[in-house]
Context: one part of a larger RNA
């Protein structure tokens, strides 16, 4: 000098774009943050009409439950982890893949339950129990099998583990719903099996990126083999037995530190430092462990167990997890609103209408940063007053002010008023009556901070008297201090200016 997720002191007009708990991965009141589908299914309040008052019909379908898809995305955080976690380049002849796209084949015929409901009943509650009874795209057999899997067998290819094609046998599927139609049927959308793709993921490997030797030896599932098991899949992944191996000064092991990267800052570069915001990957979700469901989790707003903590309780038992958005407490030098909207973009569900969405789009707060603008412009005296200084003549402040002319960015008032919205027509904007445009008014509403001994740009007076104080380094102050304090003047930056911390 540059930089900063900064803080502190003094000061503070506006706008645009960014950024905003770096500390306690501490604890959390309250609200919201993941639902949706009636075109899978049962019950069914309400409303209208009729009624023999038992009920029946129509309509809308709130609400409850079964079922499906989604809750594995999106959002947060950086604790842990020195590891194939990340980056990069490959391999997978060792693998998986819901929804989506292309292709092939099928969608036949049965059965038994169950939630909500109703009846009885336990409990303070959370939550149940027993009986009864009805449905499905829920569940279970049967039939069929173009593909598929397995077994046997025959080829082709490969150096090989193996890949691939044919034949025979065996095994394994399915679900309906909607629209039109009097019907037959037609159309749509689902469902099942197989195959290809797209996108997504699992696994393996080469290479790369921290510190310490005041850590030198480490290792028993350890290294390898065989059999069994396990996984979507190779493998000590696991288990029994056998062998005795495996790693290490090219730094094993141990200890410390740390999310990694694209990048960011600095630097002429080489390099050094860093890894906020944005993007990719990883890990975590009160601490620890575990599996279930599922295409996908060992699952932030799912389940179970142990633990700590908090809350409710009728003392028998129960409930909870903001490292989602706001917000609170605490810690701290320090970090915002318990805001608006789904209008746009995107996501979930749905044929759709639509619903949900603290993702997102916006607004609010903060000079925290960068950038831009303004606080007026011109004229105006050998030069007012005041203040400072003086050799008492003067000199400085100083065209500065007053005064005259002008302008209106900004400000105030009034009027108009968007783009973002997608269309055949119409409807649909949170931001927002915002941006922007026009008119009117009036210099009006708007300047400070640090420094002035040298480094380093800017000097005098008074006060003080090694005191009080200053200070980044050198150093100032003990009676004329340009270095302390005040004043006048000046220098430099400017809505900022200084100080401190950190990096180059």
């Nucleotide at each position: 000098g540059g930089a900063u997720a900064a803080a502190c002191g003094c000061u503070g007009g506006c706008g645009g774009c960014g950024u905003g708990c770096c500390u306690a991965a501490u604890g959390c009141a309250u609200g919201c943050a993941a639902g949706u589908c009636g075109a899978a299914c049962g019950g069914g309040a309400g409303c209208c009409c009729c009624u023999u008052c038992g009920g029946g019909g129509g309509u809308c379908g709130a609400c409850c439950g079964u079922g499906g898809c989604g809750g594995a995305c999106g959002g947060g955080u950086g604790a842990g982890g020195a590891a194939c976690a990340c980056g990069u380049a490959g391999c997978u002849a060792a693998c998986c893949u819901g929804c989506c796209c292309g292709g092939a084949u099928g969608u036949g015929g049965g059965g038994g339950a169950u939630a909500u409901g109703c009846g009885c009943u336990g409990g303070a509650a959370a939550c149940g129990g027993c009986g009864u009874g009805c449905a499905a795209u829920a569940c279970c057999g049967c039939a069929u099998a173009c593909g598929u899997u397995c077994a046997u067998u025959c080829g082709u290819c490969g150096g090989g583990a193996g890949a691939u094609g044919g034949a025979u046998g065996a095994a394994g599927a399915a679900a309906g719903c909607c629209u039109c139609g009097c019907a037959a049927g037609a159309g749509g959308u689902g469902c099942a099996u197989c195959u290809g793709g797209a996108g997504g993921g699992g696994g393996c490997u080469g290479c790369g990126g921290c510190c310490g030797a005041u850590u030198a030896g480490c290792u028993a599932g350890u290294u390898g083999g065989u059999g069994g098991g396990g996984u979507a899949a190779g493998a000590g992944c696991u288990u029994a037995c056998c062998a005795a191996g495996g790693c290490g000064a090219u730094g094993a092991u141990c200890g410390g530190u740390a999310g990694c990267u694209g990048g960011u800052c600095u630097g002429a570069g080489a390099g050094g430092a860093c890894g906020a915001u944005c993007a990719g990957c990883c890990a975590c979700a009160c601490g620890g462990g575990g599996a279930c469901u599922g295409a996908g989790a060992c699952a932030c707003g799912g389940c179970c167990c142990c633990g700590a903590c908090u809350c409710c309780u009728a003392c028998g038992g129960g409930a909870g997890g903001c490292a989602g958005c706001a917000g609170c407490a605490a810690g701290g030098a320090a970090u915002u609103u318990u805001c608006c909207a789904c209008a746009a973009u995107g996501g979930g569900c749905g044929c759709a209408a639509g619903c949900c969405u603290g993702a997102u789009g916006g607004a609010g707060c903060a000079a925290c940063g960068c950038c831009g603008c303004g606080c007026g412009g011109g004229g105006g005296a050998u030069g007012a007053c005041g203040c400072g200084u003086u050799u008492c003549g003067g000199c400085g402040u100083g065209u500065a002010a007053a005064c005259c002319c002008c302008u209106u960015u900004u400000c105030g008032a009034g009027g108009g008023g968007a783009c973002g919205a997608a269309g055949g027509c119409a409807a649909u904007g949170a931001c927002g009556g915002u941006a922007c445009c026009c008119u009117c008014g009036g210099a009006a509403u708007a300047a400070g901070g640090u420094c002035c001994g040298g480094c380093u740009a800017a000097c005098u007076a008074c006060g003080u008297g090694c005191c009080a104080g200053c200070a980044g380094c050198c150093g100032c102050g003990g009676u004329a201090a340009g270095a302390c304090g005040u004043a006048g003047g000046g220098a430099c930056c400017a809505a900022g200016c200084g100080u401190u911390g950190u990096c180059c």
The prediction has a mean pLDDT of 86. The part of an RNA shown here (small-subunit ribosomal RNA, 5' domain) has 504 nucleotides and comes from an uncultured bacterium. Its Rfam family is "Bacterial small subunit ribosomal RNA".